[in-house]
A computed fold for a 473-nucleotide part of an RNA from an uncultured bacterium, annotated as small-subunit ribosomal RNA, 3' major domain.
Context: one part of a larger RNA
RNA sequence: UGACGGGGGCCCGCACAAGCGGUGGAGCAUGUGGUUUAAUUCGACGCAACGCGAAAAACCUUACCUGGGCUUGACAUGCCGAGAAUCCGGUGGAAACAUUGGAGUGCCCCGUAAGGGGAGCUUGGACACAGGUGCUGCAUGGCUGUCGUCAGCUCGUGCCGUGAGGUGUUGGGUUAAGUCCCGCAACGAGCGCAACCCUCAUCCUUAGUUGCCAUCAUUGAGUUGGGCACCCUAAGGAAACUGCCGCAGUUAAUGCGGAGGAAGGUGGGGAUGACGUCAAGUCCUCAUGGCCCUUAUGUCCAGGGCUACACACGUGUUACAAUGGCCGGUACAGAGGGCUGCUACCUGGUGACAGGAUGCUAAUCUCGAAAACCGGUCUCAGUUCGGAUCGAAGUCUGCAACUCGACUUCGUGAAGCCGGAUUCGCUAGUAAUCGCGCAUCAGCAACGGCGCGGUGAAUACGUUCCCGGGCCU
Numbered sequence: 001u002g003a004c005g006g007g008g009g010c011c012c013g014c015a016c017a018a019g020c021g022g023u024g025g026a027g028c029a030u031g032u033g034g035u036u037u038a039a040u041u042c043g044a045c046g047c048a049a050c051g052c053g054a055a056a057a058a059c060c061u062u063a064c065c066u067g068g069g070c071u072u073g074a075c076a077u078g079c080c081g082a083g084a085a086u087c088c089g090g091u092g093g094a095a096a097c098a099u100u101g102g103a104g105u106g107c108c109c110c111g112u113a114a115g116g117g118g119a120g121c122u123u124g125g126a127c128a129c130a131g132g133u134g135c136u137g138c139a140u141g142g143c144u145g146u147c148g149u150c151a152g153c154u155c156g157u158g159c160c161g162u163g164a165g166g167u168g169u170u171g172g173g174u175u176a177a178g179u180c181c182c183g184c185a186a187c188g189a190g191c192g193c194a195a196c197c198c199u200c201a202u203c204c205u206u207a208g209u210u211g212c213c214a215u216c217a218u219u220g221a222g223u224u225g226g227g228c229a230c231c232c233u234a235a236g237g238a239a240a241c242u243g244c245c246g247c248a249g250u251u252a253a254u255g256c257g258g259a260g261g262a263a264g265g266u267g268g269g270g271a272u273g274a275c276g277u278c279a280a281g282u283c284c285u286c287a288u289g290g291c292c293c294u295u296a297u298g299u300c301c302a303g304g305g306c307u308a309c310a311c312a313c314g315u316g317u318u319a320c321a322a323u324g325g326c327c328g329g330u331a332c333a334g335a336g337g338g339c340u341g342c343u344a345c346c347u348g349g350u351g352a353c354a355g356g357a358u359g360c361u362a363a364u365c366u367c368g369a370a371a372a373c374c375g376g377u378c379u380c381a382g383u384u385c386g387g388a389u390c391g392a393a394g395u396c397u398g399c400a401a402c403u404c405g406a407c408u409u410c411g412u413g414a415a416g417c418c419g420g421a422u423u424c425g426c427u428a429g430u431a432a433u434c435g436c437g438c439a440u441c442a443g444c445a446a447c448g449g450c451g452c453g454g455u456g457a458a459u460a461c462g463u464u465c466c467c468g469g470g471c472c473u
Stems, first nucleotide, its partner, number of pairs: 007473007015463002019426004026318008034309002042053002064304007073129001077128002079125005086103007107118004131293002134291003140287002142282003145278001147276001152191006158167003171182003197270004202238007211228003216225002241264001244258005320419001324378004329374001336367003341360002345356004385416001390411007432455007
C1' cells in the first nucleotide's frame, strides 16, 4: 500500500424478509458424467461447464472407427512433355478408382494456305513445395465470459514524508452514481457515471397507395364511385427542465408534497461494460511463434459411429385434473416470412396429404386457424384425468428413413393423486398463463434458441440474519 477478519460505522442489490409460481418425486426430450464400444470425434467443469460451441449428426456435415484406394497429392505457384475443351458409352467394383471403345477439333495472334505461337482446360513427369480439426490458449493476436452497468480507476503540477507512499479521491450533507453542494494544501485534468444514439408513450406539420371510411351514393364484402376528416404508415418538428408553487434544508446541493400535463423527477425498454481480476475460455471460426507427421497425423471413397445403456446429475417439457377434460358455435392481436418460395379456391382422402388451378418479387396476393375467451356435457373415479410404451396401416422429404427422420389414422393405454432434505425465478403490463412468428433447414428428432402480442396478479413491515458489493476506520 493492499487483501482478509465468526472487528466497528454508513449504504446498496429479488440478498433476506413479505408474496406468487416452480425445481428436487413420475413419464418423455435434451446436455453431461460414468460404463460400454472397432469407434462411441473434440472442446467446455463452482458461481462464470452441463437445451454450452451445435441458428438443425440418416449420406454429406465429420474431425472418430473398419475396410478399399492415391502419393507433387482434394487445394496454390513455378518447369518440361502430350492433348482442344468436352460429350456418349462398355467391363470390374460397395464406391472411390482401374481399364477400355467412340464422337470431337472451338477462342486470340502471325499467315492466302500449310504451319507456328499463346490464353484456358485435361493429362503424364521431376522437384521446389502443398496439406494437417496434429500438440502447446502456460509462447500469442483477435474475440468472449466474469466480478459488474458495480462506482469506481488514475494522471499533471504543487505540498507533506529519508523512503515505500500520502494528499487530491478524506470530512459534513446529498444522489441511482467520485451525482452535485459546502469545507479543506491542494489546484486542475483524464478514463468511467450522466447526456448525446435507437425504441415505446402525447401532439403538430408534410404525404394519401397497396392503407383508412365520418358525410353522400353503391355492394355479398371499403366492393366500387368519391373523400384524405379519422386510423395507420414514415419523414421532419414540439414536448419534461425539479421549469412553476409550498414546506424542509446551511441563503446550498437536494428531499417531500402540489399544480398543470400524454408523460415527473434517470418517464418505460434497449444499445453502451472504466483501470483491472481469474496464466478464466477459445491453436476445432480465423490469424500466428515453436514442436511434430510427410506412400501419412495428408487425401479420396463405402459402410458404421457421434443416436450405445446397469446407473448418476443439470436444464426443460407433459401431467397428476373440475380455475379442469371433451364437444359445439363464435370474437379479438402483434411481429415476421415468401419465386428452388408462400399458396387462395376446387376435387379426392377420416387424416397426414395428393391432383388440378389462381394471385403475389407482396401496406395489394399468401402463410393465416390466433389460443386462452363464450355455451353445453362429464361429477371425483387411476376416471371422458394422464399420455408413455407397443402393434397395424399410411403420408411427406430425400439417391436413400434398417441402424437413425417427422407426421397421420386405428388399436394399446404405463408411471403419475402435487413431490424429502433442499433449491430457483420474479417488484408491473412484471410473475403466472395463452397462443403466433422467425433463423438454421431437402426433411427433422424444436419440448431448444431468438422475437411477438392476448389475458393479467400478489407482496415489500423492514435491514436483525444468509449471499454479493461500495465507502471510511
The coordinates come from a structure-prediction model, not an experiment, and the mean pLDDT is 86.